Model confidence (mean pLDDT): 77 of 100. This is a predicted structure of a 171-nucleotide RNA (glmS glucosamine-6-phosphate activated ribozyme aptamer) from a Bacillota bacterium. The model forms 86% of the base pairs in the Rfam consensus. Its Rfam family is "glmS glucosamine-6-phosphate activated ribozyme aptamer". Its family is annotated with catalytic activity and regulation of gene expression in the Gene Ontology. It was read from a public genome assembly, where an Rfam model found it.
[in-house]
RNA sequence: AGCUCGGAUGAAGCGCCAGGCCUCAGCCGCCGUGUGCUGACCGGCGCUGAGGUGACGAGGUUGGGGAUCUCGAACGUAUCGGCGGGUGACCCACGGCCACGGCCGCGGUCGAGAGGGCGCCGACAAAGCCCGGGAGCGAUCCCGGAGGGAAAACGGCGUCCGGGCGGUCCU
Numbered sequence: 001a002g003c004u005c006g007g008a009u010g011a012a013g014c015g016c017c018a019g020g021c022c023u024c025a026g027c028c029g030c031c032g033u034g035u036g037c038u039g040a041c042c043g044g045c046g047c048u049g050a051g052g053u054g055a056c057g058a059g060g061u062u063g064g065g066g067a068u069c070u071c072g073a074a075c076g077u078a079u080c081g082g083c084g085g086g087u088g089a090c091c092c093a094c095g096g097c098c099a100c101g102g103c104c105g106c107g108g109u110c111g112a113g114a115g116g117g118c119g120c121c122g123a124c125a126a127a128g129c130c131c132g133g134g135a136g137c138g139a140u141c142c143c144g145g146a147g148g149g150a151a152a153a154c155g156g157c158g159u160c161c162g163g164g165c166g167g168u169c170c171u
Base pairs, nucleotide, nucleotide: 014084015083016082017081019080020053021052022051023050024049025048026047027046029045030044031043032042034041035040056072057071058070062093063092064091065090094111095110096109097108098107101169102168103167104166105165106164115161116160117159118158119157120156121155122154130145131144132143133142134141135140
């Protein structure tokens, strides 16, 4: 230094890279209506090797399961393509609520912040862009600053719908 095994830690819009794209080095490799004039230079391609890139944040977890998943920002060339996961949705179970007593079953709706729809209003981001600094031959990456700034979830207001049905027990 490499390989194998085991363990720990971190990350859940998260991780990864066999394709693609890009960079660098090498090759008496190939091509050029290129420069030069004999083997050099330049450009392209190919191969080999080493690298880079490969989704910017917001929101989101009762338990289990299978299938794979919300919202916008930037770009208008790749945030392409793919793999592994995954807090969304669905099904089952559990739990809360469905006021004006308890329990059970069914139904509805949600998830310990535990009803829903619609309309209006409100708030919140990071990257990119710009400036500065740093690492690297380079592709590229990292840090700081300025400015501007989203949608959904969320909050406020208004409105509409729902705010049960059955059984049983007690008063």